[in-house]
RNA sequence: UCCGAAGUAGCUCAGCUGGUUAGAGCACAUGACUGUUAAUCAUGGGGUCCGGGGUUCAAGUCCCUGCUUCGGAG
Numbered sequence: 001u002c003c004g005a006a007g008u009a010g011c012u013c014a015g016c017u018g019g020u021u022a023g024a025g026c027a028c029a030u031g032a033c034u035g036u037u038a039a040u041c042a043u044g045g046g047g048u049c050c051g052g053g054g055u056u057c058a059a060g061u062c063c064c065u066g067c068u069u070c071g072g073a074g
Stems, first nucleotide, its partner, number of pairs: 001073007010026004019057001028044005050066005
């Protein structure tokens, strides 16, 4: 330099052919249970979906560009 993959909650990830509440598990907080902790159960908080621009009635999803990480070619 070129090619490909990935970037969504604190972490690991899902999100279909663009469609109306952005989710799951773990973690965390509160409560229940208990001699206490753990475990278990219930409830809850937490996201400008990597940045910018564009298309569209509507974008996590499509297009352009930049950044970061990983893999490959030279």
Background:
Transfer RNA from Kapaibacterium sp. (SeqCode), 74 nucleotides, folded computationally. The RNAcentral record of the sequence draws on ENA. It matches the Rfam family "tRNA". The family's RNA type in Rfam is transfer RNA. Rfam links the family to the GO term triplet codon-amino acid adaptor activity.